[in-house]
Context: one part of a larger RNA
Molecule: large-subunit ribosomal RNA, domain I
Organism: Eubacteriaceae bacterium
RNA sequence: GGCGCAGGGGGGAUGCCUAGGCGCUGGGAGCCGAGGAAGGACGCGGGAAGCUGCGAUAAUCCGCGGGGAGGCGCAACCGGCCUUUGAUCCGCGGGUCUCCGAAUGGGGCAACCCGCCGGCCGCAGGGCCGGCAUGCGCGCCUGAACCAAAUAGGGCGCGCAGGGGAACGCGGCGAACUGAACCAUCUAAGUAGCCGCAGGAAGAGAAAGAAACAUCGAUUCCCCGAGUAGCGGCGAGCGAAAGGGGAGGAGCCGUGGCGGCAAGCGCGCCGCCGCAGCCAGCCGAAGCGCAUGGGAAGGCGCGCCGCAGAGGGCAAUGGCCCCGUAGGCGAAGGCUGGGGCGGCGCGGCGCCACACAAGUACCGCAGGGCACGUGAAACCCGGCGGGAAGGCGGGAGGACCACCUCCCAAGGCUAAACACUACCCAGCGACCGAUAGCGAUGAGUACCGUGAGGGAAAGGUGAAAAGAACCCCGGGAGGGGAGUGAAACAGAACCUGAAACCCUGCGCCU
Numbered sequence: 001g002g003c004g005c006a007g008g009g010g011g012g013a014u015g016c017c018u019a020g021g022c023g024c025u026g027g028g029a030g031c032c033g034a035g036g037a038a039g040g041a042c043g044c045g046g047g048a049a050g051c052u053g054c055g056a057u058a059a060u061c062c063g064c065g066g067g068g069a070g071g072c073g074c075a076a077c078c079g080g081c082c083u084u085u086g087a088u089c090c091g092c093g094g095g096u097c098u099c100c101g102a103a104u105g106g107g108g109c110a111a112c113c114c115g116c117c118g119g120c121c122g123c124a125g126g127g128c129c130g131g132c133a134u135g136c137g138c139g140c141c142u143g144a145a146c147c148a149a150a151u152a153g154g155g156c157g158c159g160c161a162g163g164g165g166a167a168c169g170c171g172g173c174g175a176a177c178u179g180a181a182c183c184a185u186c187u188a189a190g191u192a193g194c195c196g197c198a199g200g201a202a203g204a205g206a207a208a209g210a211a212a213c214a215u216c217g218a219u220u221c222c223c224c225g226a227g228u229a230g231c232g233g234c235g236a237g238c239g240a241a242a243g244g245g246g247a248g249g250a251g252c253c254g255u256g257g258c259g260g261c262a263a264g265c266g267c268g269c270c271g272c273c274g275c276a277g278c279c280a281g282c283c284g285a286a287g288c289g290c291a292u293g294g295g296a297a298g299g300c301g302c303g304c305c306g307c308a309g310a311g312g313g314c315a316a317u318g319g320c321c322c323c324g325u326a327g328g329c330g331a332a333g334g335c336u337g338g339g340g341c342g343g344c345g346c347g348g349c350g351c352c353a354c355a356c357a358a359g360u361a362c363c364g365c366a367g368g369g370c371a372c373g374u375g376a377a378a379c380c381c382g383g384c385g386g387g388a389a390g391g392c393g394g395g396a397g398g399a400c401c402a403c404c405u406c407c408c409a410a411g412g413c414u415a416a417a418c419a420c421u422a423c424c425c426a427g428c429g430a431c432c433g434a435u436a437g438c439g440a441u442g443a444g445u446a447c448c449g450u451g452a453g454g455g456a457a458a459g460g461u462g463a464a465a466a467g468a469a470c471c472c473c474g475g476g477a478g479g480g481g482a483g484u485g486a487a488a489c490a491g492a493a494c495c496u497g498a499a500a501c502c503c504u505g506c507g508c509c510u
Base pairs, nucleotide, nucleotide: 001509002508003507004506005505006504007503008502009501015495016460017459020432021431022429023428024427025426026425027424028423029421030420031164032163039100040099041098042055043054044053046078047077050074051073061094062093063092064091065090066089070082071081072080105114106113107112115132116131117130118129119128120127121126134161135160136159137158138157139156140155141154142153168199169197170196171195172194173193179186183233209216210215220247221246222245223244224243230238231237251413252412253411271341272340275337276336277335278334279333281329282328283327287302288301289300290299303320304319305309311323312322313321362386363385364384365383367381368380369379372398393408394407395406396405397404447454448453467494470481471480472479473478
C1' cells in the first nucleotide's frame, strides 16, 4: 500500500410524516376611495430585535350580542396585573386613527420643508382646533370695453370628479416572429402590446329583420346545420347563414299635432307583511372489565348506539374518551334578496286631416367591417365631394330592372339566459409530499442589478421538556459520571441515517 472482517467519523439519500401547496366542485360576494383608498413610512408592550395587532385613546377604547373560567398574541423568562360586579376570546355596530400616498394650502429628493385665514386658550413666548388644490355642473351676488341691455370677467355656496383593483367586458391605436418548405397579396391577428371607460357583469336588443309565394316575429348563449355554402398568390389557409333543437323570455320611452292636467306625473327615499340566506354560536345517541406493555384505542370477555361506522385528536389500530358527524335550534345588531302587500294605470272599430328625426338616405372617389382578398359585390361604417323624397313616400330581398314579398332608417331605454374569480364559506382529488408541490420556515426576505427586474437556501428530539439538578477534566468548546425517558447511537449540529470520502483494530498478501 492492497484486499477482507469489524467498529466509528462524515454526509443527508431513502422510508415514514405534514404545518404548505396544486387542481377542481357547489354556494356567497363582486367593488374600495376627498367621510382620504390600495399600498407604505414611523411609532405603540414594564423589560421588546422580528412577525402579528394597533395608531399619540396606539398588542388597544365604548355599546350590543354570543360565551362561561380562565386570561395578559407568536413566546419562554423576570416583574406585575385582570377576571363569576362575567375577564380573555368570537360576532355586529361605533370611537380613535401620527406622517406619506389620488394627496388636495405652497413646495419637495414620498413618509420632509415652508405658509395664509378664522375660532378658542394663555400675562406672554406661544399652544389647540377648523379651513385654504384643480376641473366640471348648478345656483346666487357682482360686473366692463359700448347710451342702455347683454356678454366676457370677478366672488361665494352646493354637488360631482380625480386614485386603486385578479380575471372577465366594450371602445381607440395596433405589431412582429411564424405559416405559406423562398416571399410581396395572404397568414399569424384585430392576437400580443399600449391607451380610454364601465359594470357585477359588460355588450347586444324590440325589425327600414329573416325569408320565399309558405311563413317567422327583439337580443344573448349552447347543440346541430358544417368544416357544408363560400372566400382564397383558388396557395398556405380562412370559413358562414337560414333553418331545426334547447337555455332564457319583456317589452317600452320619446320627438310632432290637437286636447287635458299642475293639489299632476316620473324617479328616488321611506313604510307595511311575513319569509329566506349570510355575518358569533347552541343541543346532539351509545362501554366497561381483564391481561400484555412505558403507554391500549390492538388482544380476550361481556354489552350498547346508530337519520350519527365522515374526519381529526388523545402515549399503539377508539362508532360508544375528547372535538365532531347525522339531525335539529339560534341574533340585540349588520348585510342581502330577482318574493309578497299597500299603490297606480289600462276597451275596440271605421273615416278624414295632420305628423312620422337632412347635409340624412343615396351617388362618386379612396378605404374599413362583413366567412366574402374588387370580385357580378349586395349589406353595414366612417373620410372627401355631390346631394333627395315626404306614405300617390321610403328601405330591403347579394350587381341592376320589373313584378311580388318583407319592413319603416337617419332619437333613446331595457331584466333573464351567456363571461370571469382577487375575496368569503363548505367540500372533493387513481394531485405533490420538502431537489416534489407556488417560494411549507420573521420570503418576494437574504442576495444580485444604476434601473426595469431577477431571486434563493433552509421542515421533523420526545407521548410529554420530563431539554440532563449535582460531581469530575477543561479557559471555553467538548466530554465522562449521575439523573430523565420505552429508547439518549432520541441530547437539542437531535426520527430513520444509504453512498462517495476519512479513521481505528484484527487477518492475509506485497